[in-house]
């Protein structure tokens, strides 16, 4: 300088263009002498940012920006 990957809840990760989920974490509760373990419930998110296309975008298209790989 070129190319290609990723970016989503507090951490790890998913999600055919059609309600944004799981897992651990956290929060209360049950259970126990008490803790941990187990079981129930819940709070968590401008899906990296700006913009397009589409009735509709996480998801497709352009712009950027931060990371990592390859080439040079």
């Nucleotide at each position: 300088g070129a190319g290609g990957g990723c970016g989503u809840a507090a951490c790890u990760c998913a999600a055919u263009g059609g309600u944004a989920g799981a897992g651990u974490g956290c929060c209360a509760g049950c259970c126990u002498u008490c803790c941990a373990a187990g079981c129930u419930g819940g709070a968590u998110g401008c899906u990296g940012c700006g913009g397009g296309u589409u009735c509709g975008a996480g998801u497709c298209c352009c712009g950027u920006c931060g990371c990592c790989c390859u080439c040079u």
Transfer RNA from a Phycisphaerales bacterium, 72 nucleotides, folded computationally. Its Rfam family is "tRNA". The family's RNA type in Rfam is transfer RNA. The coordinates come from a structure-prediction model, not an experiment, and the mean pLDDT is 81.